[in-house]
RNA sequence: AGAGUUUGAUCCUGGCUCAGGAUUAACGCUAGCGGCAGGCAUAAUACAUGCAAGUUGAACGAGAUUAGUUUUAGCAACAGAACUAGUUUAGUGGCGCACGGGUGCGUAACGCGUAUGCAACCUACCUUAAACAGGGGAAUAGCCUCUCGAAAGAGAGAUUAAUACCGCAUAACAUAUUUUUAGAGCAUUCUAGGAAUAUCAAACCUACGGGGGUUUAAGAUGGGCAUGCGUGACAUUAGCUAGUUGGUGAGGUAACGGCUCACCAAGGCAACGAUGUCUAGGGGGUCUGAGAGGAUGUCCCCCCACACUGGUACUGAGACACGGUCCAGACUCCUACGGGAGGCAGCAGUGAGGAAUUUUGCACAAUGGAGGAAACUCUGAUGCAGCGACGCCGCGUGCGGGAUGAAGGGGCUUUGCCUUGUAAACCGCUGUCGGAUGGGAAAAAAAGUUCCCUCGGGGGACUGGGAUUGUACCAUCAAAGGAAGGACCGGCUAACUACGUGCCAGCAGCCGCGGUAAUACGUAGGGUCCAAGCGUCGUCCGGAUUUACUGGGUUUAAAGGGUGCGUAGGCGGAGGAUUAAGUCAGUGGUGAAAGCUGGUAGCUUAACUAUCAAAUUGCCAUUGAAACUGAUUUUCUCGAGUACGAUUGAGGUAGCUGGAAUGUAACAUGUAGCGGUGAAAUGCAUAGAUACGUUACGGAACACCAAUUGCGAAGGCAGGCUACUAAGUCGUAACUGACGCUGAGGCACGAAAGCGUGGGGAUCAAACAGGAUUAGAUACCCUGGUAGUCCACGCUGUAAACGUUGCAUACUCGGUCUUAGCGAUAUACAGUUAGGGCCUAAGCGAAAGCAUUAAGUAUGCCACCUGGGGAGUACGGUCGCAAGAUUGAAACUCAAAGGAAUUGACGGGGGCCCGCACAAGCGGAGGAGCAUGUGGUUUAAUUCGAUGAUACGCGAGGAACCUUACCCGGGCUUGAAAGUUAGUGACGAAUUCCGAAAGGGAUUUUUCUAGCAAUAGACACGAAACUAGGUGCUGCAUGGCUGUCGUCAGCUCGUGCCGUGAGGUGUUGGGUUAAGUCCCGCAACGAGCGCAACCCCUAUCUUUAGUUGCCAUCAGGUUAAGCUGGGGACUCUAAAGAGACUGCCUACGUAAGUAGUGAGGAAGGUGGGGAUGACGUCAAGUCAUCAUGGCCCUUACGUCCGGGGCUACACACGUGCUACAAUGGUUGGUACAAUGAGUUGCGACACAGCAAUGUGAAGCUAAUCUCAAAAAGCCAAUCUCAGUUCGGAUUGAGGUCUGCAACUCGACCUUAUGAAGUUGGAUUCGCUAGUAAUCGGAUAUCAGCAAUGAUCCGGUGAAUACGUUCCCGGGCCUUGUACACACCGCCCGUCAAGCCAUGGAAGUUGGGAGUGCCUAAAGUCCGUAACCGCAAGGAUCGGCCUAGGGCAAAACCAGUAACUGGGGCUAAGUCGUAACAAGGUAACC
Repeated sequence: AGAGUUUGAUCCUGGCUCAGGAUUAACGCUAGCGGCAGGCAUAAUACAUGCAAGUUGAACGAGAUUAGUUUUAGCAACAGAACUAGUUUAGUGGCGCACGGGUGCGUAACGCGUAUGCAACCUACCUUAAACAGGGGAAUAGCCUCUCGAAAGAGAGAUUAAUACCGCAUAACAUAUUUUUAGAGCAUUCUAGGAAUAUCAAACCUACGGGGGUUUAAGAUGGGCAUGCGUGACAUUAGCUAGUUGGUGAGGUAACGGCUCACCAAGGCAACGAUGUCUAGGGGGUCUGAGAGGAUGUCCCCCCACACUGGUACUGAGACACGGUCCAGACUCCUACGGGAGGCAGCAGUGAGGAAUUUUGCACAAUGGAGGAAACUCUGAUGCAGCGACGCCGCGUGCGGGAUGAAGGGGCUUUGCCUUGUAAACCGCUGUCGGAUGGGAAAAAAAGUUCCCUCGGGGGACUGGGAUUGUACCAUCAAAGGAAGGACCGGCUAACUACGUGCCAGCAGCCGCGGUAAUACGUAGGGUCCAAGCGUCGUCCGGAUUUACUGGGUUUAAAGGGUGCGUAGGCGGAGGAUUAAGUCAGUGGUGAAAGCUGGUAGCUUAACUAUCAAAUUGCCAUUGAAACUGAUUUUCUCGAGUACGAUUGAGGUAGCUGGAAUGUAACAUGUAGCGGUGAAAUGCAUAGAUACGUUACGGAACACCAAUUGCGAAGGCAGGCUACUAAGUCGUAACUGACGCUGAGGCACGAAAGCGUGGGGAUCAAACAGGAUUAGAUACCCUGGUAGUCCACGCUGUAAACGUUGCAUACUCGGUCUUAGCGAUAUACAGUUAGGGCCUAAGCGAAAGCAUUAAGUAUGCCACCUGGGGAGUACGGUCGCAAGAUUGAAACUCAAAGGAAUUGACGGGGGCCCGCACAAGCGGAGGAGCAUGUGGUUUAAUUCGAUGAUACGCGAGGAACCUUACCCGGGCUUGAAAGUUAGUGACGAAUUCCGAAAGGGAUUUUUCUAGCAAUAGACACGAAACUAGGUGCUGCAUGGCUGUCGUCAGCUCGUGCCGUGAGGUGUUGGGUUAAGUCCCGCAACGAGCGCAACCCCUAUCUUUAGUUGCCAUCAGGUUAAGCUGGGGACUCUAAAGAGACUGCCUACGUAAGUAGUGAGGAAGGUGGGGAUGACGUCAAGUCAUCAUGGCCCUUACGUCCGGGGCUACACACGUGCUACAAUGGUUGGUACAAUGAGUUGCGACACAGCAAUGUGAAGCUAAUCUCAAAAAGCCAAUCUCAGUUCGGAUUGAGGUCUGCAACUCGACCUUAUGAAGUUGGAUUCGCUAGUAAUCGGAUAUCAGCAAUGAUCCGGUGAAUACGUUCCCGGGCCUUGUACACACCGCCCGUCAAGCCAUGGAAGUUGGGAGUGCCUAAAGUCCGUAACCGCAAGGAUCGGCCUAGGGCAAAACCAGUAACUGGGGCUAAGUCGUAACAAGGUAACC
């Protein structure tokens, strides 16, 4: 110090989350020792038991008891009496109990903090000073005797003491009153001195040392009171107050004071927040933070408050009193039922509550406190110990060596390597802690006794004394021996693999993991971080500049009030003078201690502790300064205003008035429609519409001028004229002299719609009605139409009231246009003032953009914002007739919501361009029959895959068996195939048996090579073993291959430049092209993959070569024929070359290029065709061609065999063939190809058969022979428009061929039969030239063939293209976007279901506070004749006040509630499609 998370990516805004520190903590797992601290945060809940405040005999009487003395009685005795000295105790008296200890209920307050004041006060014990203590009296506890009561306790009588109580005396420097002198103070008054009058004291004890008493003054200490300043939340709490505010007088108090009372006055507080409600002890400090702050108040210290709840006074120096009194209340206990007792928020402890917080311990040895002269007593204060890792700090659990890198575990690319890991074993060493044994402190100073003295409780000696504690510490001994865990390992965040699981189980702080290869779940191995702890959870600060004083914002992200006027407040021009409130400086006081910080020191160190310093940023006082702010005063003119003179405008209000148009009415003309729409209909119209004309009426709005214009504070303002009225600007510089700016509340204005009352009503037009559209259409469109729209008066008070930009002032480059003035003759022109626009620099901004009309640079004031939703909602208040407006939350929920810009994609956006895309044509499909493929259905099986374009005559270029993967049945199990090997000698062939076959059995026969042999090799079989096999799954784990966009013209890179960045530029633009083809321009310059070319075929020519091909010339020869000799001319064959490049010409053009039936040429503008397929898209297709990861099967999901199936058939679709006929069918005759194939073959030719074919058989391993006939065509004949001499399906019969085998299930031939079909609905396909159409031929596969398929070959051989509006697809540019899985996108609302929180609500329950009335305990105070007392006084009774109780009405705050309202959330519900593109009616307020 930052990081993660919104997006395809980016920048910003903005929230959420994390890493840090802390904790009176708790929980989980784990745990060796010690030191120091801390330990009921909840129920101020209830408490058993014990203890926590007594002491004093040197104040007093008395009792008991011990010792002694005396004495009486006595045999004696501890029998009695008196006295002395002790001990002890109830009582009287004194002092203490108001401290110490606990808790945080109450309290928002002079309670606390800080600083002052008391001229308005008190203070026991203590200290200092002065003075004094004379002499009397009456009682009362106790004790004794009785009475009542269960008890607690109470009462009566008699008697007694004091340092208890009461008179008297003495007394001022005391107190009070009056008076006087001097001085002081802001004042009441005070200080000092003097005079007069009045009043009030005391106590004794003693060991004779002393202690104690009374009065006064002073000090010290502790308190009381008052004041300034500071010290929570809520304004959805705005008014509060009757002793209230003040005065006079009195009472009361230690003391001032409405503290209380009587009278008088009407004040006092409050937006600088009164009053009310809620919450809370305050501070020093503590935690965090760079700081400023924020949070907090446990332990320790200070203050306050409280002591079961409420009230009350007494005593006392001090209390309205924690372990005191009285009363009331609640609760608990005792009881003889009459009545009594009690108060742990003291220390322990118990119950309860709770996630949670300890022992009914030891000691007064130390420190401190109370009493005492003292010894001493008391002290749950305190000192210590116990419990619990609750925290902080320290120590240990070993150290060194040791590599066969052991074994085992784990992993893998698995017969080896990596890791655990120097880790272990093993060798050596040490001894902290713990254990054992032994020793063993400090903390102790006093007191007492005694001695000395400088008399100060000063010094010396002796005795005695420790809870902690046999503790700290020290020494010795043994042995590595007794001592490590927790969390985490996807990113943030250090640390990775295997297995299991399979959107399950689970994880998760945020983002998010998990749907069969999970570094995210669970386990293991390994690793990382901390460590006697580690994690989790809660809380606080930080990060968060995310409330911004330091230190934020408001055009579009949340955020400028609709506008003005103006009150309070805030801020304010220039010069001079005075002052000193703010400000600054010095000094003094205070700011407790502890804590924090620094130094030093003490515990072995540290934590901890001690000491010194610093700090304590504050407050008060005082002395000074005078720049700035303030205050007072004086002056000024530039801010502001006034005056005078011009000028401008849809500024406002009222009145008058004009024409065009719509509508209506009347009349005239006139006839059948009008109107309306995408198209229609409703509607109007023969009762005369629409149209046209004339006249009249009525209301509303003002064409042209008109504009980027003007005016106004905004809303807003437009025909013309008049009146009234307001404002701006300019000029002059005459006047005033800071009079100013802003503006919370407040007041006024404020579009449209709406409301009230009364008018008015032409047009338009919510609601409504009808007609259309539609699946529906409560809409868009049409026909009507009422409120309203208009006027007057009143209300409402809101708008996307927007420039989404508050007002004012100053400053800061330029260009250009315009309005109104001034200067000027003049919109020539330059200048100047005030406006209105555009462009642009610096600067600013997240960017878009803003830019003298700022969103720049500054100042002043106001308003507003703080994640999205819930929600501008609920409740409450205010306003309103209502509608509603204004103010304005929370629970709950999400991790985003959002702004600007970028790249794509998309649009029922735009522009340009292309393509058999449309159009123009030709021929088809869709109808029929059949063939074939698919779906579906069926089946034991109908194997599997392909499914919009891009599946469907596709994989399959050949399913009768085989193929074959499917089904049924029968078999095999190292297997059907391949490899290695022991062994055997065969294998094979023949015959035969079982069987459907596979397979099994039997008999006969039977090896080869080398070598003498052993043996070796070949071949075959083969037990056992290793290795198999799988057309089983996953094409969404993959390779390879392929389809498609698309043979479309695109896709990128390097460097540079631009941009914060994603990105852009280049690649866009102007032309051109088939083309990102080329040219020009240009912050780009170049390059790559694509395009084109290079390759093959074809079209022309040349050269070379001349058999099997060819035959012009010569010769031979045949019925004929290149048949033969020969020839290379031609055709042809097959090799090498040539040729075409817009090269030439003309026109246009800068060029690229285009046009020209141009020339030439066989071919002309890529000549025609093929091969060739960029970056990528579709998780496209294929695990069944093949290969392959993972998973699955292993007497079966492997493999062999027989049979069946893949050929099924109500149906639907695709692709084809044949047709429907005369451009034709049939019959006869006749002509012309090319490409191919052939020895298990093609098969001439001959014969037989109607034919398929059969029987013989030449030639040919092919430019030689064969398939082989080409067909359409041409020449004739016939048919004559019909279901036919068209068409051939279907079926019967008979055959041929292939093949182990044609039943399921082949092809072909003959004969017979002769179905549908007469040109095909919506719709749809192909094709632009040797193309379509049409005609035949060949081949692969193949025994044969379901081929009408596929792939090639040639023959004949068209029509049409105006053109790019439209459909489809594509390319480029641009635009919008809420899309990015990218429009097959996104997304809204009702309804239905579940869950959650919340509002209203008849009611109902509770709480605290207050008001009024009634009643009223204890108690203070006041009054009081009868009773008591000599008296003082008491009792009694009455009164005031009051805790509490009761009654009443209302307010406030909570809980709950039938029913009800909306809201939020929830993979796959319903209905529509509102928004995002022109979202299909632009959206929004």